A computed fold for a 90-nucleotide RNA from a Haloplasmataceae bacterium, annotated as THF (Tetrahydrofolate) riboswitch aptamer. Rfam family: THF (Tetrahydrofolate) riboswitch aptamer. Gene Ontology term of the family: tetrahydrofolate metabolic process. The coordinates come from a structure-prediction model, not an experiment, and the mean pLDDT is 83. The source organism's lineage runs through Bacteria, Bacillati, Mollicutes, Haloplasmatales and Haloplasmataceae.
[in-house]
RNA sequence: UGCAGAGUAGAUAAAAUGCGUUAAGUGCUAUAGGAUGGGAUGUCGCCUAUGGACGAAAGUUUUCUGCGGUAUUUUAUCGCGUCCGCUGCA
Numbered sequence: 001u002g003c004a005g006a007g008u009a010g011a012u013a014a015a016a017u018g019c020g021u022u023a024a025g026u027g028c029u030a031u032a033g034g035a036u037g038g039g040a041u042g043u044c045g046c047c048u049a050u051g052g053a054c055g056a057a058a059g060u061u062u063u064c065u066g067c068g069g070u071a072u073u074u075u076a077u078c079g080c081g082u083c084c085g086c087u088g089c090a
């Protein structure tokens, strides 16, 4: 110098354990902020807070079955834009 690789936030699927069903959560929207490969920087991605709009599936009389575009963890797959690095090969 050239080539290749590792590695993020997250996304999807499955399983387990839960939550709600006396309606939170999820999703939408506006504003503000935060974190985000090893470093710097960055958003149309992600998260948090506040406000707004919208909104539901309940049953079973031991005990359980459902429903929610529901939460967390594990596994598998996918997986940074720019610059500089790391590893391997030549």
Base pairs, nucleotide, nucleotide: 001090002089003088004087005086010078011077012076013075014074015073016072017071018070019068020067021066028052029051030050031049032048033047034046038084039083040082041081042080058065059064